Record summary:
This is a predicted structure of a 73-nucleotide RNA (transfer RNA) from Haematococcus lacustris. RNAcentral holds the sequence, with entries from ENA and Rfam. Rfam family: tRNA.
C1' cells in the first nucleotide's frame, strides 16, 4: 500500500429498521451483620466513536473520516 472486522454507562456485551437500548461485573442507598464480607431489594449511571445521505421511522442500512485489531504485500 490491499482487503477485512471491530467502535452501545467506569468494564466486558446482547440488540435482523418501529412502543422506554440489553444483561454481568464495578459504583451507591436499604435490610442483614457488633463489624466487615457474602446474600437480598432498590438507585444512579448511555443522548449508542465524528459527520452527512436514503427512509415516514437508524444503535442497525449507504458514503466519508478517526482510532483500534487481524491477514496479504
Nucleotide at each position: 500500500g490491499u482487503u477485512u472486522c471491530c467502535a452501545u454507562g467506569g468494564u466486558g456485551u446482547a440488540g435482523u429498521g418501529g412502543u422506554u437500548a440489553u444483561c454481568a461485573c464495578a459504583u451507591c442507598a436499604g435490610u442483614c451483620u457488633u463489624a466487615c464480607a457474602c446474600a437480598c431489594u432498590g438507585a444512579a449511571g448511555g443522548u449508542c466513536c465524528c459527520g452527512g445521505g436514503a427512509u415516514c421511522g437508524a444503535g442497525a442500512c449507504c458514503c466519508g473520516g478517526u482510532g483500534g485489531g487481524a491477514a496479504c504485500a